[in-house]
Context: one part of a larger RNA
RNA sequence: CACCUGCGCGCUCGUGGUGUUGGUUGGCGGGCUUUCCAUUCGACCCGUCUUGUAACACGGACCAAGGAGUCUAACAUGCGCGCGAGUCGUUGGGUCGUACGAAACCCGAAGGCGAAGUGAAAGCGAGGGCCGUCUCUGACGUGCUCAGGUGGGAUCCCGUCUCCUUCCGGGGGGCGGGCGCACCACCGGCCCGUCUCGUCCGCGUUGUCGGUGAGGCGGAGCAGGAGCGUGCACGUUGGGACCCGAAAGAUGGUGAACUAUGCCUGAGUAGGACGAAGCCAGAGGAAACUCUGGUGGAGGUCCGCAGCGAUUCUGACGUGCAAAUCGAUCGUCAAACUUGGGUAUAGGGGCGAAAGACUAAUCGAACCAUCUAGUAGCUGGUUCCCUCCGAAGUUUCCCUCAGGAUAGCUGGCACUCAGUACGCAGUUUUAUCCGGUAAAGCGAAUGAUUAGAGGCCUUGGGGACGAAACGACCUCAACCUAUUCUCAAACUUUAAAUGGGUAAGAAGUCCGACUCGCUCGAUUGGAGCCGGGCCUUCGAAUGCGAGUGCCAAGUGGGCCAUUUUUGGUAAGCAGAACUGGCGCUGUGGGAUGAACCAAACGUCCGGUUAAGGUGCCUAACGUUGACGCUCAUCAGAUACCAUAAAAGGUGUUGGUCGAUAUAGACAGCAGGACGGUGGCCAUGGAAGUCGGAAUCCGCUAAGGAGUGUGUAACAACUCACCUGCCGAAUCAACCAGCCCUGAAAAUGGAUGGCGCUGGAGCGUCAGACCCAUACCGGACCGCUUCGGCACAUUCCCCCCUCGCGGGGGAGUCAGGCCGAAGCGAGUAGGAGGGCCGCUGCGGUGAGCGCCGAAGCCUGGGACGCGAGUCUGGGUGGAGCCGCCGCAGGCGCAGAUCUUGGU
Numbered sequence: 001c002a003c004c005u006g007c008g009c010g011c012u013c014g015u016g017g018u019g020u021u022g023g024u025u026g027g028c029g030g031g032c033u034u035u036c037c038a039u040u041c042g043a044c045c046c047g048u049c050u051u052g053u054a055a056c057a058c059g060g061a062c063c064a065a066g067g068a069g070u071c072u073a074a075c076a077u078g079c080g081c082g083c084g085a086g087u088c089g090u091u092g093g094g095u096c097g098u099a100c101g102a103a104a105c106c107c108g109a110a111g112g113c114g115a116a117g118u119g120a121a122a123g124c125g126a127g128g129g130c131c132g133u134c135u136c137u138g139a140c141g142u143g144c145u146c147a148g149g150u151g152g153g154a155u156c157c158c159g160u161c162u163c164c165u166u167c168c169g170g171g172g173g174g175c176g177g178g179c180g181c182a183c184c185a186c187c188g189g190c191c192c193g194u195c196u197c198g199u200c201c202g203c204g205u206u207g208u209c210g211g212u213g214a215g216g217c218g219g220a221g222c223a224g225g226a227g228c229g230u231g232c233a234c235g236u237u238g239g240g241a242c243c244c245g246a247a248a249g250a251u252g253g254u255g256a257a258c259u260a261u262g263c264c265u266g267a268g269u270a271g272g273a274c275g276a277a278g279c280c281a282g283a284g285g286a287a288a289c290u291c292u293g294g295u296g297g298a299g300g301u302c303c304g305c306a307g308c309g310a311u312u313c314u315g316a317c318g319u320g321c322a323a324a325u326c327g328a329u330c331g332u333c334a335a336a337c338u339u340g341g342g343u344a345u346a347g348g349g350g351c352g353a354a355a356g357a358c359u360a361a362u363c364g365a366a367c368c369a370u371c372u373a374g375u376a377g378c379u380g381g382u383u384c385c386c387u388c389c390g391a392a393g394u395u396u397c398c399c400u401c402a403g404g405a406u407a408g409c410u411g412g413c414a415c416u417c418a419g420u421a422c423g424c425a426g427u428u429u430u431a432u433c434c435g436g437u438a439a440a441g442c443g444a445a446u447g448a449u450u451a452g453a454g455g456c457c458u459u460g461g462g463g464a465c466g467a468a469a470c471g472a473c474c475u476c477a478a479c480c481u482a483u484u485c486u487c488a489a490a491c492u493u494u495a496a497a498u499g500g501g502u503a504a505g506a507a508g509u510c511c512g513a514c515u516c517g518c519u520c521g522a523u524u525g526g527a528g529c530c531g532g533g534c535c536u537u538c539g540a541a542u543g544c545g546a547g548u549g550c551c552a553a554g555u556g557g558g559c560c561a562u563u564u565u566u567g568g569u570a571a572g573c574a575g576a577a578c579u580g581g582c583g584c585u586g587u588g589g590g591a592u593g594a595a596c597c598a599a600a601c602g603u604c605c606g607g608u609u610a611a612g613g614u615g616c617c618u619a620a621c622g623u624u625g626a627c628g629c630u631c632a633u634c635a636g637a638u639a640c641c642a643u644a645a646a647a648g649g650u651g652u653u654g655g656u657c658g659a660u661a662u663a664g665a666c667a668g669c670a671g672g673a674c675g676g677u678g679g680c681c682a683u684g685g686a687a688g689u690c691g692g693a694a695u696c697c698g699c700u701a702a703g704g705a706g707u708g709u710g711u712a713a714c715a716a717c718u719c720a721c722c723u724g725c726c727g728a729a730u731c732a733a734c735c736a737g738c739c740c741u742g743a744a745a746a747u748g749g750a751u752g753g754c755g756c757u758g759g760a761g762c763g764u765c766a767g768a769c770c771c772a773u774a775c776c777g778g779a780c781c782g783c784u785u786c787g788g789c790a791c792a793u794u795c796c797c798c799c800c801u802c803g804c805g806g807g808g809g810a811g812u813c814a815g816g817c818c819g820a821a822g823c824g825a826g827u828a829g830g831a832g833g834g835c836c837g838c839u840g841c842g843g844u845g846a847g848c849g850c851c852g853a854a855g856c857c858u859g860g861g862a863c864g865c866g867a868g869u870c871u872g873g874g875u876g877g878a879g880c881c882g883c884c885g886c887a888g889g890c891g892c893a894g895a896u897c898u899u900g901g902u
Base pairs, nucleotide, nucleotide: 006020007019045060046059047058048057061902062901063900064899065898066897069382071239072238073237074236075235077233078232079231080230081229082228083227086113087112088111092107093106094105095104117124118123127146128145129144130143131141132140133139134138148187149186150185151184152183156178157177158176159175160174161173162172163171164170189222190221191219192218193217194216195215196214197213200211201210202209203207242381243380245378249371250370251369252368253367254366260345261344262343263342264341265340266339267338268337271303272302273301274299278295279294280293281292282291283290284289307332308331309330312328313327315326316325347363349359350358384834385833386832387831388830389829394407396405397404398403408555409554410552411551412550413549414548415547416546417545423544424543425542427541428540429504430503431502432501433500434499439494440492441491446488447487448486451483453481454480455479458478459477460476461475462474463473465471508534509533510532511531512530514528515527516526518525558582559581560580561579563577564576565575566574567573587598588597589596602780603779604778605777606776607775608774612770613769614768615754616753617752621767624766625765626764627763628762629761636756647741648740649739651738652737653736654735655734656733658731659730660729668725669724670723671722672721674698675697676696680692681691704719708717709716781824782823783822784821785820786819787818788817789816792812793811794810795809796808797807798806799805836891838888839887840886841885842884843883844882845881847880848879855875856874857873858872860871861870862869863868
């Protein structure tokens, strides 16, 4: 909007029109929440140790369940409660009773702690002030007073001024005065111990006796009590002591079925080869004996089967046939051989042809159980939320250097004042001290050090004249004098900047009295104390509320930057100082990034900037303007910062300085470039030009006794120099901008990329613009501080002139409500709050539940910053929850965690 219906009104009777209320369905649109997909921007993986990790540092496939600061004793501190100079009530007795209840109630000896300390101990053991008297540096008092005095002190009381309200009252503010709590500082006194000096006194004991005075020193003391018991929190220590984890150590046992060795008793070991002794025969020989052929069958002998072993292939296998096997090859094979059974040796022990081998798959000390939850300054892990504050890696000590204690840094709690001025200060000023760095100085000291100059004496070396001479001369060096050059962490006359201390008033200043055993010649000095004046320009600026105590965590590996600085060739090296950062911290910028630049953060909206930027990536000049420089066959392009040097360039630009030039330069083209003379010496030679010394004159416009080429030497050419043509600027040396050379490396490559050349490069300027969690304004959340809202009212008790008159006690979501201002980062760590969560118990809810509890699932809805909660739907089938309290085996992602599953 359409449709239907009821009612009212009007007109009129029509299935009507209009208005309003309610309902229904449909269409369209909007908001919130959640899920999925896509695009753009940002964005590396958590936990952990660490200065620092996304790390090529370690743990981590995934899920479920379990899994770590507990209990107890003692002590310390804080807070709550009970009683209070006391308090507690174990053992015990009694009453009641035994689910709670081994509770509760009553009595109470002894005991604990406290109320007194001090000393090694015997022991001793806590007032002063004022006044008066006397034998006066002491003593006494029947005296009086209160726990002494000074300063600071909240509160209270009195007076006064002013303001408000007013019947009197009362309240606020200022000023003055008084008594002055707690507490703090100082002075004085007392008790105990000890030391020094000293006076007297006492006696059943005449003593190494006892008492007594003054002063110094020591005490965890006194000075009108504050404790005891109990609960909670935090901390420390002892206990397994937050959890898991050793290598070790000890005690008592079990093993020789494997294997090592001995002994006893059994068993086993083809076939060949070599051929010892002995024996036989023959031959030789006088003999001793020898030779030949046989026989014989010895041996830790040989080849080799079984057996036993195990060399090589470093073969096979290597989640195997096997926690040591298989194949071929190989060693030995009558013996120190192999082997069965029995027996013996046992763990710091055995046994060993010795390898630390073997001793039951275990051996440089077996296995099992126990001590034992052994210990670990070491590694790993350690479980809900929000809010507020918030570190340290430094000092000292330690058989201390991977750790502790101590102080520091930090948190929490409490107290004393304050309400704008005492006071305070990472600040400045003024005044005044301190200092020996920077600089400077060396014609100032000390030390180092260059150069000449002058100079007697003195000393040394050399020389020359001398026979020689301390004779004179030359010279070198020392030395002296006046200068000169250069230096110093352990040199300094001088001497900063920054820095450090103190002061800038009431606790001051001035006046007067008093005390003193000190001091002085002395009412001299000094100190103390009392009274009074100055009542205030409260005595520089600026800013700000100050101060005190108790308890306790973490930390005690640090690192970086500017500046200063030590070692080192240097270092992203090692060690210091000041300050600031990172660590503990995000945000914008430096492309990237712990530390650089900007700026520190509640959740959002709008505006503006910082640093840095404005061709495109990429918001901003749709390539904004001005003036210069620069061309790179390796251009350049933004601090920290991710390199480039010495040296060079007739690339180009600007400058400095000195020259030349219309009396014609420079450059170009052209002409001349002569004579004495082949100068002298030297040379084989040397005529301008191998070399040496000199280097004039003439003629000229000009021409060197010669700048090069050249020759054996000449010659010839050329240059310097001069002239002609030309007609206006030219040449040298140096300085510094950009550019170039110098400039070579291993995957392909980085002004951040593309790209850019009257720039999008470099230098100097001008404006506009872009955006951060910064600044400004606004809204909301939280925290902190401050202010306002109770003379109101309820209950109980007592007194009295019986009047809600007075007094006392207990209360009221005041832990409430309203308002204002400021603030809000955070690791280790601390504190507070939680109407966050789990389990059990005592109360409470005339609670919930088969009309469906818990649990589980869920693209539904809602609340809270969050931990989480409420609710709808499904499943399920018998228990469950809110609130007030109590108690805890109470919260998981990690521990090569445990068990199970995938």
Large-subunit ribosomal RNA, domain II from Crepidula navicella, 902 nucleotides, folded computationally. The coordinates come from a structure-prediction model, not an experiment, and the mean pLDDT is 80. The full RNA is in RNAcentral, with records from SILVA. Rfam family: Eukaryotic large subunit ribosomal RNA. For this family Rfam cites "Crystal structure of the ribosome at 5.5 A resolution" (Yusupov et al., Science, 2001). Its Rfam clan is "LSU clan".